A computed fold for a 362-nucleotide RNA from an Alphaproteobacteria bacterium, annotated as Bacterial RNase P class A. Its Rfam family is "Bacterial RNase P class A". Its family is annotated with ribonuclease P activity, dimeric ribonuclease P complex and tRNA processing in the Gene Ontology. Rfam classes the family as a ribozyme. Rfam's curators write: Ribonuclease P (RNase P) is a ubiquitous endoribonuclease, found in archaea, bacteria and eukarya as well as chloroplasts and mitochondria. It is recorded under the gene name rnpB.
[in-house]
RNA sequence: CCAGGGGGCUGGAUGAUCGCUGGGGUGCAAACCCUGGAGGAAAGUCCGGGCUCCACGGGAAUAUGGUGCCGGGUAACGCCCGGCGAGGGUAACCUCAGGGAAAGUGCCACAGAAAACAAACCUCCGUGCUUGUCGCGGGAAGGGUGAAACGGUGCGGUAAGAGCGCACCGCGCUUCUGGCAACAGCGGCGGCAGGGCAAACCCCACCAGGAGCAACGCCAAAUAGGGAUGGCAGAUGAGCUGUUUCCGGCUCGUCAUCCGGGUCGGCGGCGCGAGGCGUUUGGCAACAAACGUCCCAGAGGAAUGGUCAUCCAGUUCCGGCAACGGGAUGGACAGAACCCGGCUUAUAGGCCCCCUGGCUCU
Numbered sequence: 001c002c003a004g005g006g007g008g009c010u011g012g013a014u015g016a017u018c019g020c021u022g023g024g025g026u027g028c029a030a031a032c033c034c035u036g037g038a039g040g041a042a043a044g045u046c047c048g049g050g051c052u053c054c055a056c057g058g059g060a061a062u063a064u065g066g067u068g069c070c071g072g073g074u075a076a077c078g079c080c081c082g083g084c085g086a087g088g089g090u091a092a093c094c095u096c097a098g099g100g101a102a103a104g105u106g107c108c109a110c111a112g113a114a115a116a117c118a119a120a121c122c123u124c125c126g127u128g129c130u131u132g133u134c135g136c137g138g139g140a141a142g143g144g145u146g147a148a149a150c151g152g153u154g155c156g157g158u159a160a161g162a163g164c165g166c167a168c169c170g171c172g173c174u175u176c177u178g179g180c181a182a183c184a185g186c187g188g189c190g191g192c193a194g195g196g197c198a199a200a201c202c203c204c205a206c207c208a209g210g211a212g213c214a215a216c217g218c219c220a221a222a223u224a225g226g227g228a229u230g231g232c233a234g235a236u237g238a239g240c241u242g243u244u245u246c247c248g249g250c251u252c253g254u255c256a257u258c259c260g261g262g263u264c265g266g267c268g269g270c271g272c273g274a275g276g277c278g279u280u281u282g283g284c285a286a287c288a289a290a291c292g293u294c295c296c297a298g299a300g301g302a303a304u305g306g307u308c309a310u311c312c313a314g315u316u317c318c319g320g321c322a323a324c325g326g327g328a329u330g331g332a333c334a335g336a337a338c339c340c341g342g343c344u345u346a347u348a349g350g351c352c353c354c355c356u357g358g359c360u361c362u
Stems, first nucleotide, its partner, number of pairs: 001358010012311007020037007039333001043344002046342005051212004064208005069083005084098001085096004099203002104201002106197003121143002124138005129132001151169006170192001171190004176185003216268004226259007237252006275294008312331001314329006
C1' cells in the first nucleotide's frame, strides 16, 4: 500500500428572535422572571421483571405453551460471558432449536430391483437339459438409480463371493489419565449392531396461575333513577293478593332534608431508579463490591417547534500549473406516554482501536 475479519464511539455547532410545555418564584388577576424539555433505537411489542388488581390453604398432578451441550453472570430471561462439539474460511474469524432415532407411531418426492421385518434389474459363479431372450441354486464383489443403498481401502481367500480372515481408517463398549463439567487423549475389547428426519407426532428434564397504567386508588356536577326521615294531601279510591263472601295484608301522590352508587370532569399512580458518571479492587470475561459525585422530559388529544445569521463535515461549479480563492447546495433513521433489563429491525455521513493474509522498501 492492497484485500479482509472483529469491536467501539458519534449522529451537526454557536447565537438571535417568535412560540409550546413541566417545575419554582412574584402577583388579586392578567402577566412577568428563573430553570428543565426525546432516542440510540423513543420503533416492533418478541422475551424477562418491577408495580397493580383478580383467583388461590400447602404441595403435587393433568392439559397447554415454552426452553434444551457444559460452566458462570444476572432481580430474571429464550439475554450476556467463557468453554466444548460440529460445519465453513489460507487466516483473523464466522455459523449452529446443539437432549433422545435401541419406548412407540409416521414420513423419505423423482429415479431405482430394493428407501429399511426385507429384497435382487443387469452382471458374476456352479449345475441341469429341450442349448434358450431357458430352469434351479450360490453370491452381493462389479454396473446402473438416487440427496441417501445395510461400514470404507488394500491384501488374503473362494467356483464366484462375502468381516469369511487380517492390517489401517470409521463405528460401538470400556480401563486409565486430564478437566468442576461438556469433552479430550492413550490403551484394550468387539467383526459391525436398527440409514436419515424429532423447526413430524412423541419421550425425557426443567420453567410458567390470569389480566394489564384504558392496571388500580381517591374526590365528585347537572339530569334521571334508588334508599331513609319528616310535612301535606288523600283513601268511603285504584291495583295486586290470602280459596268466594266476611275480614285482612301490601303498594300507589307531592314537597323538603339527608344518605349511597354510577356517568361527565378532576387528582393520584408518574419520575430517586435492579439510576447515570468517575476511580480503585476482584474476575480471562459477562459482571460484582467499595468510595466519590450528579439529579437528568413528564404531556395527556397529547409540549419538545419555526425563522434568520455565522460556521463545520460532505457534494458540486468557476478561476488557477499548484498552493489556494470565490459561489451554490447541504446533515440519515426516526418522535417518549407506567418503569426497568434484553432481543430484533431502521439508520446518510464521519471517527477510533485491535487483528489476519498478500506485495514492496529499509
The coordinates come from a structure-prediction model, not an experiment, and the mean pLDDT is 78. The sequence is in RNAcentral, with records from ENA.